RNA sequence: AGAGUUUGAUCCUGGCUCAGGAUGAAUGCUGGCGGCGUGCCUAACACAUGCAAGUCGAACGGACUCAUAUUGAAACCUAGUGAUUUAUGAGUUAGUGGCGGACGGGUGAGUAACGCGUGGAAAACCUGCCGUAUACCGGGGGAUAACACUUAGAAAUAGGUGCUAAUACCGCAUAAGCGCACAGCUUCGCAUGAAGCAGUGUGAAAAACUCCGGUGGUAUGGGAUGGAUCCGCGUCUGAUUAGCUAGUUGGCGGGAUAGAGGCCCACCAAGGCGACGAUCAGUAGCCGACCUGAGAGGGUGGCCGGCCACAUUGGGACUGAGACACGGCCCAGACUCCUACGGGAGGCAGCAGUGGGGAAUAUUGCACAAUGGGGGAAACCCUGAUGCAGCGACGCCGCGUGAGUGAAGAAGUAAUUCGUUACGUAAAGCUCUAUCAGCAGGGAAGAGAGUGACGGUACCUGAGUAAGAAGCCCCGGCUAACUACGUGCCAGCAGCCGCGGUAAUACGUAGGGGGCAAGCGUUAUCCGGAUUUAUUGGGCGUAAAGCGAGCGCAGGCGGAAAGAUAAGUCUGAUGUGAAAGCCCCCGGCUUAACCGAGGAAUUGCAUCGGAAACUGUGUUUCUUGAGUGCAGAAGAGGAGAGUGGAACUCCAUGUGUAGCGGUGGAAUGCGUAGAUAUAUGGAAGAACACCAGUGGCGAAGGCGGCUCUCUGGUCUGUAACUGACGCUGAGGCUCGAAAGCAUGGGUAGCGAACAGGAUUAGAUACCCUGGUAGUCCAUGCCGUAAACGAUGAGUGCUAAGUGUUGGGAGGUUUCCGCCUCUCAGUGCUGCAGCUAACGCAUUAAGCACUCCGCCUGGGGAGUACGACCGCAAGGUUGAAACUCAAAGGAAUUGACGGGGGCCCGCACAAGCGGUGGAGCAUGUGGUUUAAUUCGAAGCAACGCGAAGAACCUUACCAGCCCUUGACAUCCUGCUGGCAGCCCGGUAAUGCGGGCUUUCCUACGGGACAGCAGAGACAGGUGGUGCAUGGUUGUCGUCAGCUCGUGUCGUGAGAUGUUGGGUUAAGUCCCGCAACGAGCGCAACCCCUGCUUACAGUAGCCAGCAGCAAGGCUGGGCACUCUGUAAGGACUGCCGGGGAUAACCCGGAGGAAGGCGGGGAUGACGUCAAAUCAGCACGGCCCUUACGUCCGGGGCGACACACGUGUUACAAUGGGUGGUACAGCGGGAAGCCAGGCGGCGACGCCGAGCGGAACCCGAAAUCCACUCUCAGUUCGGAUCGGAGUCUGCAACCCGACUCCGUGAAGCUGGAUUCGCUAGUAAUCGCGCAUCAGCCAUGGCGCGGUGAAUACGUUCCCGGGCCUUGCACACACCGCCCGUCA
Repeated sequence: AGAGUUUGAUCCUGGCUCAGGAUGAAUGCUGGCGGCGUGCCUAACACAUGCAAGUCGAACGGACUCAUAUUGAAACCUAGUGAUUUAUGAGUUAGUGGCGGACGGGUGAGUAACGCGUGGAAAACCUGCCGUAUACCGGGGGAUAACACUUAGAAAUAGGUGCUAAUACCGCAUAAGCGCACAGCUUCGCAUGAAGCAGUGUGAAAAACUCCGGUGGUAUGGGAUGGAUCCGCGUCUGAUUAGCUAGUUGGCGGGAUAGAGGCCCACCAAGGCGACGAUCAGUAGCCGACCUGAGAGGGUGGCCGGCCACAUUGGGACUGAGACACGGCCCAGACUCCUACGGGAGGCAGCAGUGGGGAAUAUUGCACAAUGGGGGAAACCCUGAUGCAGCGACGCCGCGUGAGUGAAGAAGUAAUUCGUUACGUAAAGCUCUAUCAGCAGGGAAGAGAGUGACGGUACCUGAGUAAGAAGCCCCGGCUAACUACGUGCCAGCAGCCGCGGUAAUACGUAGGGGGCAAGCGUUAUCCGGAUUUAUUGGGCGUAAAGCGAGCGCAGGCGGAAAGAUAAGUCUGAUGUGAAAGCCCCCGGCUUAACCGAGGAAUUGCAUCGGAAACUGUGUUUCUUGAGUGCAGAAGAGGAGAGUGGAACUCCAUGUGUAGCGGUGGAAUGCGUAGAUAUAUGGAAGAACACCAGUGGCGAAGGCGGCUCUCUGGUCUGUAACUGACGCUGAGGCUCGAAAGCAUGGGUAGCGAACAGGAUUAGAUACCCUGGUAGUCCAUGCCGUAAACGAUGAGUGCUAAGUGUUGGGAGGUUUCCGCCUCUCAGUGCUGCAGCUAACGCAUUAAGCACUCCGCCUGGGGAGUACGACCGCAAGGUUGAAACUCAAAGGAAUUGACGGGGGCCCGCACAAGCGGUGGAGCAUGUGGUUUAAUUCGAAGCAACGCGAAGAACCUUACCAGCCCUUGACAUCCUGCUGGCAGCCCGGUAAUGCGGGCUUUCCUACGGGACAGCAGAGACAGGUGGUGCAUGGUUGUCGUCAGCUCGUGUCGUGAGAUGUUGGGUUAAGUCCCGCAACGAGCGCAACCCCUGCUUACAGUAGCCAGCAGCAAGGCUGGGCACUCUGUAAGGACUGCCGGGGAUAACCCGGAGGAAGGCGGGGAUGACGUCAAAUCAGCACGGCCCUUACGUCCGGGGCGACACACGUGUUACAAUGGGUGGUACAGCGGGAAGCCAGGCGGCGACGCCGAGCGGAACCCGAAAUCCACUCUCAGUUCGGAUCGGAGUCUGCAACCCGACUCCGUGAAGCUGGAUUCGCUAGUAAUCGCGCAUCAGCCAUGGCGCGGUGAAUACGUUCCCGGGCCUUGCACACACCGCCCGUCA
C1' cells in the first nucleotide's frame, strides 16, 4: 500500500465483499510447564447458611471470677477449716456514656442534568478528628438505665413501682476575646458592602483522670483537609415532536437554610424560553482513558483511578461536624418467613455460596504476617478493605516437547509415462545434553525489636532416563500451498466471485504441501481499508443530484482611502491541564510480560502583557459597484375596449341532377322529401395565411390580424445627482403550460368518452362516418409537466473567426452603400483549459470568489403511516420490513433492424424444361416385428455412409456350441508335423475314428507347427464426435481476414482496410498519418481451341506403282491423327470517353479479345456441424460374455406420410423396314469376330487381342410405309404360363427372354426446382463396384441443339459504407403482463 466482483472487451460512476488490528468474549477440535493479569456484559431476579463495624473499665454505677491483706461468727479443740466485714490488685463485661457505624466495599437502575469535563466565582457558606495561637476549667442541682420486684404477651417487645453513678443532663458565677442589636467615625471596594476604632445593651462555657510529664475538656481566631453552592464553554438521536410555560418570568417584603436564590409564602407587574431547535419522544451514568486510524476522526467507557447516583419499590424526617444514612429509624406497597391468628421478623447492587435467567463468567479457602482503616493512653480488639492461595488457555509474556551424526535414499504409504518420484536425514542406528515435569537435599528476601497467611514457596544443588509433553486451520482466484480416488446439479461447499450435470487442484477421503502453534479455527461486535458523509478530503449537462420561475424578512458574504480600537488573529509569560496510562530513557524480577524512577507530552481552558497586516466594530471621506436625472431607441411584454378580411359550418332563395363522401381498398353516413357542385344574401363562433427569420419581447410559464387607452421591463448616449444604498436568500409571499374542478354564459370548427363501419386470429387500437364533455369568455380553485439548455443566481478574468437583431462613434460616399471601432442581445466554428467520454469552450461544463438548493447502490417507492394544503381529483413532506450483487453513464467491436446508400449472384424478372397428380424404382419417417442392426435430421439428412444386403457381407434376432479363446506376444510339457484324403454323426460348426507324412544338427538339441496346461492377456461395429486426432460438409471461389512499425485515443480500440473512380476480385489508379507485409484474389498447373518444329507404327493416303478393290501391298509422312516441344493474346495497335490515371466503349488484325471456355485450387473463421460403425486414440464399461463360431431368419415387413428419380399420358408421336455419323473407355477365371442352333434370353464351335492393330457398339437423325385422336397400334404396371444365365443355393429375396394379361394415367391445386451457349432440352454410349443383380442410382463420354435477360422495385443469399440499439448464447436475442 491494495484486491475481487456489473461488460464480448473498455473507461467511469457506484455499491457489495476480502486481506489488518482489537475484545471482560462465546463456541468446535486439541491441550506440557511457569509468570503477570483477568473472570455475571443476561434477571437493579429471588436468596438458605456463615462472615463483612466495632471499640474504650484510663468516663460511670453495678454484676461476676480470682488473688493478697484484714475482720473474725459458729463448731471442733488447736494442725487449721473458716460464715461475715473492710481494703487493695488482676480479669470478664450486660447497661449508661464517648468515638466510629456518612470511611472502606458493591452496583450502574435512574439521570440528556451544572450530572460530568474544563476554567472561573463566592463581598453568599460549613468543616469532627489533625496542627497552630490565646484564654479558661469556680461552685451547685435534679434525674435515669443497669439492678430489684412486678404486669401484659406465643414471641418480638412494651409498661408499672422502687433505688443509683458519670466525661449523661440542667441552671448559676466569671468574660480577655467572640456573637447579636442600636447608633457614630475613618479607610477601601464597580456594587450589595468589607475592614478598623470607640460606645451601649444582650447572649453562651467546661469534666475530670494522672505516674504530675501529660491526657482530656470549654471558648475564639487563623491553617490544613473535606464538603455544599453559583457561573462561562463543551456534552447522543428524532421536526413524520413547533410551539412550551402559571411559581410560570421579574420585583418588594418576609420565611427557611451552613449559605445566594420562587427554595417557600403574601402582594404587584406580565413576563420567560424557542428555528443558534424550546417542548416532547427515544437512548445513555460522565471522565482520565481503551481500541482503531498516517492524521483528522470513528467506536467504547469492562479492569485501575476521579466524580455522580442508587441500596427490595416509593415517601419522610431523626441523630450527627458530616446522612435524608447498603449491613440506622418511621410510614406505605410488593414479596418471603415465624405465629398460640392477637401480632411480629427480613432486605447479599459487601465476601463466599444457592436457585433462576443465559451462548457465558470462579472457592460457602487461608491470614490479619505486610499495606491501610476504626476504637483505645496502651497492651490489644475488629477489619470477606487488603495480602495470599484455589478454579478457568479468558488474555498477554516466556520456556519446552530434544541436539549432532546418519543413504542401504530401508520398510511402509501415496503417485506413476512402470523408468521412477515424494514423505526423506525424516526414521532406525551411533554419540551427546537435561530446560520443563518427576525424585532427593538445602532454603530465602518480604521484618526497623517481636510477629510470615503465602510456604518448605521462589531459588540453589545432586542423581538419573530421550524418556512424560502437538495440535488446529487451509491448499480455484483474492491468498502462501496439488495430486489420486470416490461422488455425478446428488451428497455437499461457499467471505465475495462462484464450484458440483462421469476425467471436480472448489464436495468427501488419502498422500503431499502451506500457515500458525499450546493453541488453531468459527461466530459476534468495533475501527480500518471506505476520499463510501469528503474540515483535512467528494459531487450535481448525460451516472444519484439545480427548487418550474421570481420578489424578499432573517441569516451569510461584501468596493476605494485615512486614522481609531483590539472582539477574531498572531505572539510572549504565568496558572491549570490529578495519579495511573501512551511515548523516550534508566533500573528491578535469569528474559519478557509485569513493576519502579526520571523526563517529555497532555494540541485545552483561564489570566496578564505585546503586535496591528487581514477580518470585525465605530468615525471621517471617495466614486469605479448600485441607483436617479436628462436625450434617444426597438419590441408577438402585460391588461382592457373596439374593429377587419379570408376560410369552415349553418340558414334562405335560385340554377342543376344522381350521385356525394371516404379509403390502401371499402363500408357506415348524406342524397330523388333534390344532396354534392354552383350563385346571391344572411347568421354565428373560433383562429389570425403571406410577412416569418437558430428574428423580437418576457423572470419563467408564455406572447403573432389591425386601432385606441392604461401599464411593466430592457438597451444606447450623457456624466448633472445620491454615495456602497450591493449580491445571495432557509422559512414566507407571488406568478405558474396542458388537463381537471365549481358557478354562469357561449359553442362554427376540432374533439377524450360513446355509437357505428372497416382492419384483424381477436382489435375495448391505429383508418373512416358521426359525436358529448372539453377547447372559447367571466369569476374562483388546482399547482403539476421531458415546467429541458435535463446546465441555480451574482461578480471578475481568460485566443481567434464568422453570421444576425437593436443602438452609438469615426472614416468614405451624389444616391444605394461600404470600411473601422464600440455597447447590449442571439447563433455557428474553434484555441488553451476542463471532462469518464460524449462534449463545453467570453451565452463555459475553463480559472476564482459569494450565497442558496440538492445527492450518497438497485428494487420496495415517490409507496405506507402521520401532518399540512385542496370541493374533489390529488399535491407537498416522506420511511421501514424484505430482497438483489449489482443497477447505471459514456464510448468500442460485432451481430441485428418490416433503417438508409452503393453493388453483386439463375436472386427476382424474361424464357425453356421439370416437381407437386398416375404407375413403378429408391431413400426416409411412422407402424409392425423375435429382429426389421447402426449412423445421417432445415438449407448443409432423405438414389446419403452403400462404387452392388440371396449365403458371405452383417454389426440385428431366435437357436446349437466354445472359454487363453476366431486373431497377437510370452512360458512349460507332449507329439512330429503343416497339410491332404476317407468314414461316422449333426440342420451346420463344434465332435469321434482311420490312412499317408518334415527340415537342420556339433546328436545334447533346435526351427516350425499342432495338442494339453497355467496365467499375463486377447477380443468388443459396447458408451462418450460434448474428452480427441485425422478427414469432411457449409457460409463460399464470397472478397475478404490479419500483422509489423508509426500515428491517434486514459482505454477497449481506431488508422492502414475509409474516401473519389474502376474491376469478376481489398483488381488497379488517384487521394489520404500512414508506410510496408502476410494469408486469400489473379497468375504459375491440367484439359480444350490455332500455328510451327521434331517423330511416323498398330495411325494417315495428296501424288507414284501394284493387286484379291480392302491403305490391302510397295512407297511416302504432305494431310488427319498421336506424342513431345515451342509460338500465340499483352488493352500490344487505332479512335472516343475518363482526371494526361486506372479503366471503359468501338474498331483493325487474328483460330481466339479484353479472365477465350472448362477444371484443380476453398483465406481468418462460424455452426460444441458430421463421423469413436473407415482408421487412430483418452477415460468408462463387458470378460464361460456386450467376446468367438455355426446353420436359419432379418436388414426386402406395410394402413399410411415425405424426399429423390424413372416411365408415361402420345402424331414434333408409336410401329415396321431401310440407312448415316461419335467420343470417353474396358477387356485374360476377360472382351469375344465369324459360323451353326434357338422367336429370344442364350447355347455349341471358334479366329483375333493383355490391345492407336483384335473385340464391345451407337441412338436420336434421315428415307419410305402404316396408325388418325381413341384410354388408342398411346402407356406399360400387375398377374398367369414357359424359359435362359450366374451362383453351393434364386422360397423368403436376382437379372434377363418369350407368349399371354393390359392397371393407373388424357399434362397434374397451393407450391416448388434446374438452367444464360455448345448451355437448357433431347439422344444414345462407356466405366467403377460386381459370380449375378434389384443401376431407373453414381461418375464420365460424345451426337442433335434452342429461347430469353427491359431491368434491379420486390423475394432469397452475400459484400462495402453509414445510422439506431436496453442484443453479445448476439432478433430463433432481450423482455412485459396474466395464469399454473
About this RNA: Predicted 3D model of a 1380-nucleotide RNA (small-subunit ribosomal RNA) from an uncultured bacterium. The coordinates come from a structure-prediction model, not an experiment, and the mean pLDDT is 84. Rfam family: Bacterial small subunit ribosomal RNA.